[in-house]
RNA sequence: ACUGCAGUCUAGAGGUGCGUUUUUCAUGAGUAUACCAGUUGAUUGGCCUAUGGGCGGCUGUAAAACUUGGUUGAAAGGGAAAAGCGCCGAAGGGGGCGGAUGGCCCAUCGUCCCACCCCUGGUCCCUGGGUGAAUAACCCUUGGACUGUCACUAAUGCCUAUUAGUGGAGCGCUGACUGCUUU
Repeated sequence: ACUGCAGUCUAGAGGUGCGUUUUUCAUGAGUAUACCAGUUGAUUGGCCUAUGGGCGGCUGUAAAACUUGGUUGAAAGGGAAAAGCGCCGAAGGGGGCGGAUGGCCCAUCGUCCCACCCCUGGUCCCUGGGUGAAUAACCCUUGGACUGUCACUAAUGCCUAUUAGUGGAGCGCUGACUGCUUU
């Protein structure tokens, strides 16, 4: 001086970048709920969870139901804006041992937390499907566009840059430092 390997750093970059908190607003919705009236109304029954079984409880003009009328009248998730906070596997998704929850128990199912495993560099759009009140938003999938990074190839330029193409993945890339190593 350079090659390779390993490690360290409150290190750095990607950009409509990621996540989260608070406030306000719209939607949810004149919906759910509650009350009054009305209709219906079986005990071998009905209801208390989405279903089935068992237990327990409530129940006669009552429970339950409603397709009826009136009064009252939300909330959550998701969305927009603003102000902060934490960051660049930021974070997201799939599966899911196990646990919690839905009057109690069992089974299925739904919701939430989570060991562990797998996938995704990032953003946007489209097809099909799912969740959802929704045409919003999110997720999965198919196919694209843009973009960052590294490698390879080619061309131009000349002291290491630009353009184009192909390909890979974040356990990556860049910078600095340290140790070992190569010349």